Small-subunit ribosomal RNA, 5' domain from an uncultured bacterium, 502 nucleotides, folded computationally. Its mean pLDDT, the model's own confidence on a scale to 100, is 84.

Context: one part of a larger RNA
RNA sequence: GGAUGAACGUUUGCGGUGUGCCUUAUGCAUGCAAGUCGUACGAGAUUAUGGUUUUCGGAUUGUGAUCUAGUGGCGGACGGCUGAGUAACACAUAAGUAACCUACCUGCAAGAGAGGAAUAACCUGUCGAAAGGCAGGCUAAUGCCGCAUGAUGUAAGCAGGCGAUGCCUGUUUACUAAAGCUUUACGGCGCUUGCAGAUGGGCUUGUGUCCUAUCAGGUAGUUGGUGGGGUAAAAGCCUACCAAGCCAAUGACGGGUAGCUGGUCUAAGAGGAUGGUCAGCCAGAUGGGGAUUGAGAUACGGCCCCAACUCCUACGGGAGGCAGCAGCAAGGAAUAUUGGGCAAUGGGCGAAAGCCUGACCUAGCGACACCGCGUGAGGGAAGACGGCCUUCGGGUUGUAAACCUCUUUUCUCGGGGAAGAAAUUUGACGGUACUCGAGGAAUAAGCCUCGGCUAACUACGUGCCAGCAGCCGCGGUAAAACGUAGGAGGCGAACGUUAUCC
Numbered sequence: 001g002g003a004u005g006a007a008c009g010u011u012u013g014c015g016g017u018g019u020g021c022c023u024u025a026u027g028c029a030u031g032c033a034a035g036u037c038g039u040a041c042g043a044g045a046u047u048a049u050g051g052u053u054u055u056c057g058g059a060u061u062g063u064g065a066u067c068u069a070g071u072g073g074c075g076g077a078c079g080g081c082u083g084a085g086u087a088a089c090a091c092a093u094a095a096g097u098a099a100c101c102u103a104c105c106u107g108c109a110a111g112a113g114a115g116g117a118a119u120a121a122c123c124u125g126u127c128g129a130a131a132g133g134c135a136g137g138c139u140a141a142u143g144c145c146g147c148a149u150g151a152u153g154u155a156a157g158c159a160g161g162c163g164a165u166g167c168c169u170g171u172u173u174a175c176u177a178a179a180g181c182u183u184u185a186c187g188g189c190g191c192u193u194g195c196a197g198a199u200g201g202g203c204u205u206g207u208g209u210c211c212u213a214u215c216a217g218g219u220a221g222u223u224g225g226u227g228g229g230g231u232a233a234a235a236g237c238c239u240a241c242c243a244a245g246c247c248a249a250u251g252a253c254g255g256g257u258a259g260c261u262g263g264u265c266u267a268a269g270a271g272g273a274u275g276g277u278c279a280g281c282c283a284g285a286u287g288g289g290g291a292u293u294g295a296g297a298u299a300c301g302g303c304c305c306c307a308a309c310u311c312c313u314a315c316g317g318g319a320g321g322c323a324g325c326a327g328c329a330a331g332g333a334a335u336a337u338u339g340g341g342c343a344a345u346g347g348g349c350g351a352a353a354g355c356c357u358g359a360c361c362u363a364g365c366g367a368c369a370c371c372g373c374g375u376g377a378g379g380g381a382a383g384a385c386g387g388c389c390u391u392c393g394g395g396u397u398g399u400a401a402a403c404c405u406c407u408u409u410u411c412u413c414g415g416g417g418a419a420g421a422a423a424u425u426u427g428a429c430g431g432u433a434c435u436c437g438a439g440g441a442a443u444a445a446g447c448c449u450c451g452g453c454u455a456a457c458u459a460c461g462u463g464c465c466a467g468c469a470g471c472c473g474c475g476g477u478a479a480a481a482c483g484u485a486g487g488a489g490g491c492g493a494a495c496g497u498u499a500u501c502c
Base pairs, nucleotide, nucleotide: 001502002501003500004499006498007497008496009495010494013373014372015371016370017369018368019366020365021331026329027328028327030326031325032324035074036073037072040071041070043068044067045066046065047064048063049062050061051060052059053058081284082283083282090209091208092207093206094205095204096203097202100201101200105197106196107195108194109193110192111191113147115145116144122137123136124135125134126133127132153175154174155173156172157171158170159169160168161167162166180189181188182187210256211255212254217247218246219245222244223243224242225241226240227239228238229237259281260280261279262278263274264273265272266271286307287306288305289304290303309320310319311318312317337363339362340361341360345359346357347356348355349354376406377405378404379403386397387396388395389394411439412438413437414436415435416434420429446491447490448489449488450487451472452471453470457486458485459484460483461482467474468473
């Protein structure tokens, strides 16, 4: 000198764009953050309307509409947050998978026959303070289960070929599917199997990635093989047996620290430091462990167990998880609103209308950062008054003020008023941006320094005191170094200080 997610002190007019718990991965009141589909299904409630019947109260039945739980489907594995752990195939980069999976989506091919048994909701009874159950009975489906059909799929055999732990072609045997809804109808949306694509992922390998030898030996599923198991898939991934290997001063093993990268800061560069916001990957969801469902999780707002903590309780037993958005407490030098909206972009569900979306958009708060604008312009000397200094002549503040002539960025008031929206509809932001008119210099300047480094000096006070200070050093009676005043220098809505990095 530059930089910062900064903090502190003094000061503070406006706008734009960004950015804002770096500390306790501490604990959390309250609200919201993941639902949706009635064109899969049976009910219940309310209601509209039309029949039938009537003892005029109603009963029964058809067709709609709205709502409500429930069965069922898809989505809750995305999106959002955090950085604890991790020195590792975690990340980066380059490859491999003849060792693999992939819901939804796209294209192509083929199919969808005939049946069955349940169960929630509901009703009845019953237990419990509650959370929540238990027993009996009824019922539906795109829920569940057999049967049939079936290859290009899966498995096995045979033959041939090849680039051979297998692959391809031909062939034989065995096994394996399905569901309907809607429309007057054509049709539309689905369902099953297979092939191909796209997308997303799993796994493997080479190389690279901090400090420490005051850590020198480490390792028994350890290293390799065979058989078996296991997985979507390779593998000591697991297991039985066999062999005794494997790693290591090119630093194994141990200890410490740390999410990694694109990048960011600095520097002429080489390098050094760093990884907040944004983007990619990884890991975690009170601590520890486990599986289930599923195309996908070992699942933040799912389940089970143990533990700590908090809450409710009728003491028998239950409920909970903000490292989602706001917000609270604590900690700290320190970090924001319990705002508005789904209008846009994107996501989930749905045939659609639409519903949901603290993702997102948007407003609020903070000079926290960067950028921009303003606080007036021209004239004006008897160089006024006042202040300060003085050699008492004057000098300086100083064209500064007053005063005159202008201007209106900004400000206040009033009028108009968007784009963002997709040929119709739909705008939270917002009566915002912008714009027109009126008014009036009006609403708007501070901070640090002045001994040298280092731009800027005098007076008074103080008297090794009070104090200053980045270093050298100032102060003990004329202090340009302390304090105040006048003046001056620097930067300017900021200026200084502190901390950290180059």